[in-house]
RNA sequence: GCGGGAGCGGGCAGCCGCUCCGGGGAAUCUUCCCCGGGGAGGAAAGUCCGGGCUCCGCAGGGCAGGGUGCUGGAUAACUUCCAGUCGGGGCGACCCGAAGGAAAGUGCCACAGAAAACAGACCGCCGGCGCAAGCCGGCAAGGGUGAAACGGUGAGGUAAGAGCUCACCAGCGGCCCGGGUGACCGGGCCGGCUCGGCAAACCCCACCCGGAGCAAGACCAAAUAGGGGAGCGCGACGAGGGUGGCCCGCCCCAAGCUCCCGGGUAGGUCGCACGAGGUCCGGAGCGAUCCGGGCCCCAGAGGAAUGGCUGCCAUCCGACAAGGGGACAGAACCCGGCUUACAGCUCUCCCGCACGC
Numbered sequence: 001g002c003g004g005g006a007g008c009g010g011g012c013a014g015c016c017g018c019u020c021c022g023g024g025g026a027a028u029c030u031u032c033c034c035c036g037g038g039g040a041g042g043a044a045a046g047u048c049c050g051g052g053c054u055c056c057g058c059a060g061g062g063c064a065g066g067g068u069g070c071u072g073g074a075u076a077a078c079u080u081c082c083a084g085u086c087g088g089g090g091c092g093a094c095c096c097g098a099a100g101g102a103a104a105g106u107g108c109c110a111c112a113g114a115a116a117a118c119a120g121a122c123c124g125c126c127g128g129c130g131c132a133a134g135c136c137g138g139c140a141a142g143g144g145u146g147a148a149a150c151g152g153u154g155a156g157g158u159a160a161g162a163g164c165u166c167a168c169c170a171g172c173g174g175c176c177c178g179g180g181u182g183a184c185c186g187g188g189c190c191g192g193c194u195c196g197g198c199a200a201a202c203c204c205c206a207c208c209c210g211g212a213g214c215a216a217g218a219c220c221a222a223a224u225a226g227g228g229g230a231g232c233g234c235g236a237c238g239a240g241g242g243u244g245g246c247c248c249g250c251c252c253c254a255a256g257c258u259c260c261c262g263g264g265u266a267g268g269u270c271g272c273a274c275g276a277g278g279u280c281c282g283g284a285g286c287g288a289u290c291c292g293g294g295c296c297c298c299a300g301a302g303g304a305a306u307g308g309c310u311g312c313c314a315u316c317c318g319a320c321a322a323g324g325g326g327a328c329a330g331a332a333c334c335c336g337g338c339u340u341a342c343a344g345c346u347c348u349c350c351c352g353c354a355c356g357c
Stems, first nucleotide, its partner, number of pairs: 001351001003349006010313007018039009041328001045339002048337005053213004065209005070084005085099001086097004100204002105202002107198003122143002124139006151169006170194001172191008217270004227261006240252004277296008315325003
């Protein structure tokens, strides 16, 4: 000087307040008083993933849509975590990676360049014709451009050249042997000579996913509308309807009042704080994590409390003074992650360089 991991996020006291819970009292219907106790975070944040919980939907399967994508494991689950593999970066400790398929198809590849994908040729090289300018043909080795140019080096070969041929190397495909649970690694043989990149472009393949969310939802319940029932009662021999075509009979209906059921607005209660909980110890495992035991109870509001002042100590600036400073940020059903913000620090392991011995 760097890299990894873990942790803190001022402490104590006094006074005045706020909120919730328990106990007691006053008041007597929603307020007050006294005592005791609890009262923001490592990210409470962004609301980006995953789960619990709740309601709705659902035989099963499919389409659409979305997500994920090396291997093995952890977990309630994950786009998270752990251990590894491969690739890339770094002298190194270590860091980064959405890391299946580009010989299924489509599409794109700026600028430059002749040409950006399957063929083709700007300069150039070679041959022929021509006085020449140039024309015709051959080549893709050399030049140049680019992030990327159609394997590399050497030899043979040729008019000049070229995997055209050969040797070695790289890469691709197939088979085999050894190691590993596996991704993969090490090695051997054979083949055709070579096939560009991009899938956080469409797409293909495999796997996963029902929707909405605590303003979820449940209960109590003034009031109103509409609904059901009972009783009283009005009018009256009924104006209506039903019952077999008609009559009788029977039944229904009808304004109003009371009560009940029901409805569910205002309001209230629950959900809502014992939980994938914290902490210590022991054990299994490289680890994430899991298992066992002891101890603890740790915010719970609902326009929303968790605050203010003073003193001392610690810390920083300053000069050892006077004086001054202290970050990011505030729960709202809960939990596991990710990401982002953060003054000032602490502990620990490792790496590099310089110097000294």
Bacterial RNase P class A from a Deferrisomatales bacterium, 357 nucleotides, folded computationally. The prediction has a mean pLDDT of 77. Lineage of the source: Bacteria > Pseudomonadati > Thermodesulfobacteriota > Deferrisomatia > Deferrisomatales. It is recorded under the gene name rnpB. Rfam family: Bacterial RNase P class A. Rfam links the family to the GO terms ribonuclease P activity, tRNA processing and dimeric ribonuclease P complex.